[in-house]
RNA sequence: AAAAGGCAAGUCUGGCGAAAGCCAGAUACGCAAAGUCACGGGCCUACCCCUCGCCGCGUAAUGGCGAGGCAUGGUGGCCGGACUGCCGAA
Numbered sequence: 001a002a003a004a005g006g007c008a009a010g011u012c013u014g015g016c017g018a019a020a021g022c023c024a025g026a027u028a029c030g031c032a033a034a035g036u037c038a039c040g041g042g043c044c045u046a047c048c049c050c051u052c053g054c055c056g057c058g059u060a061a062u063g064g065c066g067a068g069g070c071a072u073g074g075u076g077g078c079c080g081g082a083c084u085g086c087c088g089a090a
Stems, first nucleotide, its partner, number of pairs: 006031002010027007029077001035083003039080003042075003049069007
């Protein structure tokens, strides 16, 4: 450089989840590891919990709403790292 193939972004449909996101089917943006793994970093989300503020306490009243914080959640197609891997001028 070829050859045989592989994966599947986004979108649509269905499902799970509080969300980020994930799973399945269809279709392909792209990918030589866009195969696997959350070890390091980055990024994303915040149900619960904590703090503050407001409203209410005549009824369900240790309640409702808002803001900030928070990862043990997520992202491998964000980067690094680890392991494995098709073809071949090699």
The RNA shown here (c-di-GMP-I riboswitch aptamer) has 90 nucleotides and comes from a soil metagenome. The RNAcentral record of the sequence draws on MGnify. Its mean pLDDT, the model's own confidence on a scale to 100, is 86.